[in-house]
RNA sequence: GAAGAGGUUGCAUUCUUUAUCAGUAUUAACUAUUAGGAAAAUAAGUUCCGGAGUGGUUUUAAAAGGAAAGAAUGCCGAAAUAUUGCCUAGCUUAUUCUGGGUGGUAUUGGGUCAUGAUUGAAGAAGUCAUGGACUGUCGCGAUAAAUCGCGGGGCGCUUC
Numbered sequence: 001g002a003a004g005a006g007g008u009u010g011c012a013u014u015c016u017u018u019a020u021c022a023g024u025a026u027u028a029a030c031u032a033u034u035a036g037g038a039a040a041a042u043a044a045g046u047u048c049c050g051g052a053g054u055g056g057u058u059u060u061a062a063a064a065g066g067a068a069a070g071a072a073u074g075c076c077g078a079a080a081u082a083u084u085g086c087c088u089a090g091c092u093u094a095u096u097c098u099g100g101g102u103g104g105u106a107u108u109g110g111g112u113c114a115u116g117a118u119u120g121a122a123g124a125a126g127u128c129a130u131g132g133a134c135u136g137u138c139g140c141g142a143u144a145a146a147u148c149g150c151g152g153g154g155c156g157c158u159u160c
Base pairs, nucleotide, nucleotide: 001160002159003158004157007076010075011074012073013072014071015070016069017068018067028058029057030056031055032054033053036049037048038047040096041095042094043093044092045091079108080107081106082105083104084103085102086101087100088099089098090097109135110134112132113131114130115129116128117127118126119125137152138151139150140149141148142147
């Protein structure tokens, strides 16, 4: 340098269908209340309003994110998380917060189960931390062998 392995729930992306989201947001009418209210939070501003906004009844009635199944594609630091730089979205500006994209640094072999925290509409699922068993790989040791014990990590391991 090239080619490979871990797993039949390896990782990620896209598309389709379905359930949930939810009879919720929203629309319209009536009614009650009442002057401040709405757009992530705060301050200023812009806009709307004397019936805005809020509550109730009836009516109309979603979507996104997340999930399951199927198909396809790219792969084996695949990818994920934390932190930080730049760009960008959330009415405008400032600060913060949240989301998206793209670089740097650090950590993590892989999935799974439990507990806690966090995100979320959620008893789903995700992320993080801790712990358990399993599994893969390398090193050392034991064993006639099957196999077992201890330890390490992907900047690794195997073959050429």
Lysine riboswitch aptamer from Limosilactobacillus vaginalis, 160 nucleotides, folded computationally. The coordinates come from a structure-prediction model, not an experiment, and the mean pLDDT is 79. Its Rfam family is "Lysine riboswitch aptamer". A reference for the family is Mandal et al. (2003), "Riboswitches Control Fundamental Biochemical Pathways in Bacillus subtilis and Other Bacteria", Cell. Of the family's consensus pairs, 100% are formed in the model.